[in-house]
Source information
The part of an RNA shown here (small-subunit ribosomal RNA, 5' domain) has 507 nucleotides and comes from an uncultured bacterium. Rfam family: Bacterial small subunit ribosomal RNA. Model confidence (mean pLDDT): 81 of 100.
Context: one part of a larger RNA
RNA sequence: CGAUGAACGCUGACUGAAUGCUUAGCACAUGCAAUUCAACUUGAAUUUGGGUUUUUAGCUUAGGUUUGGGUGGCGGACGGGUGAGUAACGCGUACAGAUCUUGCCUCACAGAUAGGGACAACAUUUGGAAACGAAUGCUAAUACCUAAUAUUAUGAUAAUAGGGCAUCCUAUAAUUAUGAAAACUAUAACCGCUGUGAUAGAGCUUUGCUUCCCAUUAGCUAGUUGGAGAGGUAACGGCUCACCAAUGCGAUGAUGGGUAGCCGGCCUGAAAGGGUGAUCCGUCACAAGGGUACUGAUACACGGCCCUUACUCCUACGGGAGGCACCAGUGGGGAAUAUUGGACUAUGGACCAAUACUCUGAUCCAUCAAUUCUGUGUGCACGAUGAAGUUUUUCGGAAUGUAAAGUGCUUUCAGUUGGGAAGAAACCAAUGACGGUACCCACAGAACAAGUGACGGCUAAAUACGUGCCAUCACCCGCGGUAAUACCUAUGUCACGAGCGUUAUCC
Numbered sequence: 001c002g003a004u005g006a007a008c009g010c011u012g013a014c015u016g017a018a019u020g021c022u023u024a025g026c027a028c029a030u031g032c033a034a035u036u037c038a039a040c041u042u043g044a045a046u047u048u049g050g051g052u053u054u055u056u057a058g059c060u061u062a063g064g065u066u067u068g069g070g071u072g073g074c075g076g077a078c079g080g081g082u083g084a085g086u087a088a089c090g091c092g093u094a095c096a097g098a099u100c101u102u103g104c105c106u107c108a109c110a111g112a113u114a115g116g117g118a119c120a121a122c123a124u125u126u127g128g129a130a131a132c133g134a135a136u137g138c139u140a141a142u143a144c145c146u147a148a149u150a151u152u153a154u155g156a157u158a159a160u161a162g163g164g165c166a167u168c169c170u171a172u173a174a175u176u177a178u179g180a181a182a183a184c185u186a187u188a189a190c191c192g193c194u195g196u197g198a199u200a201g202a203g204c205u206u207u208g209c210u211u212c213c214c215a216u217u218a219g220c221u222a223g224u225u226g227g228a229g230a231g232g233u234a235a236c237g238g239c240u241c242a243c244c245a246a247u248g249c250g251a252u253g254a255u256g257g258g259u260a261g262c263c264g265g266c267c268u269g270a271a272a273g274g275g276u277g278a279u280c281c282g283u284c285a286c287a288a289g290g291g292u293a294c295u296g297a298u299a300c301a302c303g304g305c306c307c308u309u310a311c312u313c314c315u316a317c318g319g320g321a322g323g324c325a326c327c328a329g330u331g332g333g334g335a336a337u338a339u340u341g342g343a344c345u346a347u348g349g350a351c352c353a354a355u356a357c358u359c360u361g362a363u364c365c366a367u368c369a370a371u372u373c374u375g376u377g378u379g380c381a382c383g384a385u386g387a388a389g390u391u392u393u394u395c396g397g398a399a400u401g402u403a404a405a406g407u408g409c410u411u412u413c414a415g416u417u418g419g420g421a422a423g424a425a426a427c428c429a430a431u432g433a434c435g436g437u438a439c440c441c442a443c444a445g446a447a448c449a450a451g452u453g454a455c456g457g458c459u460a461a462a463u464a465c466g467u468g469c470c471a472u473c474a475c476c477c478g479c480g481g482u483a484a485u486a487c488c489u490a491u492g493u494c495a496c497g498a499g500c501g502u503u504a505u506c507c
Base pairs, nucleotide, nucleotide: 002506003505004504006503007502008501009500010499013376014375016373017372018371019369020368021333026331027330028329030328031327036073037072039071040070041069042068043067044066045065046064047063048062049061050060051059052058053057081286082285083284090211092209093208094207096205097204100203101202102201106198107197108196109195110194111193113147114146115145116144122137123136124135125134126133127132153178154177155176156175157174159172160171161170162169163168212258213257214256219249220248224246225245226244227243229241230240231239261283262282264280265276266275267274268273288309289308290307291306311322312321313320314319339366341365342364343363347362348360349359350358379409380408381407382406389400390399391398392397415443416442418440419439423434451496452495453494454493455492456477457476462491463490464489466487473478
């Protein structure tokens, strides 16, 4: 010099784009962030048609619309947050899986037969302050169960052929055993269901290389290293277990300690390198601290369950409830970081037959902040041998200075009036939070709009007064002790300019 998620001091006009708890992974009031459904059942309201009666109305039956509860299905493993832990196959990169899994989407082949018994909701009774239960009875299903059938499925048996990397793998035809299903409807096999195989995408696992500091950390290790066996897993493996052997790692830095999420990138530099890991993208880990598993295609699960610890709240003292590192917001900490906003309009996601509807603090927008970057303005032309004022003076003058006044002109911006989008895609039609926003026309008037730091050298820019080693200044050198270009003030000047300067950190 450059840079920053910056802060502080002085100052502050506008537009657009971006960014905004770096500290306490501290504690959280309140609202919201994950629901949804052509399966099934039940209640309420409203409404249409038919029947009937004792006709201002009631009863019954078949529907429609809206809505509440429950069973069931799918989704709550995505999306969103944070960086505590982690020096590790965690990340990055390259390969491998002859050791594996895969719901939904797509493709192919084959099927969907016959039956059964329950449990919620509900009703009645009942316990409890509450949270939440208990008993008896009723009922449906794409809920559950039984039976049938089934291949290139799975297991076993004995073969043939081919291949490989040891266990093995692939193909073929046999025998035997085992294992499926679900309907609904608006009638299109639309959409669902079952088995098998394949694709895509996703997950899991092994390996080579790379990945901070300390040797004032030198020895570490018994499931430890290996074997053959069993269990377990989707699968390999001391992953676990009994037995056997005594190994295995280490100055090419083991073990221990400290620090830290990693990367694409970002800053700087001519490069090599050095520093860094905010926003955005990828990935890992975590969800008050710690631990276990269940369900499920996928979790050992932020807004699920259970246990435990600390804390907070309710209580009728018997017992219960909770988890903002989602979005806002509060307290606290701190030099320091925003609204308890609008909308599903667009994009994407969940459910769904659906491009409908519903949900979506994802997202799209708006608010606040000179926090950063871009752009624009604060007027333009003429105007004196040069007003006044101020500063200075050798008292002659010099400077501020065409600067002002004055004359003519313009209207960016801000203000007012009128018009007014694109973003909208879907058979027609309708549909915009932003927003009466952007943009366009017109109107009036120079009108509403400049500061900050410096002026001894480094370093562009000097004089006067005051002060008198005092008060101060200062990155460094240094300045100040009675004529200070270095302190303070004034005038002038220089630099940058809606900013300027200081501090912190990096190159």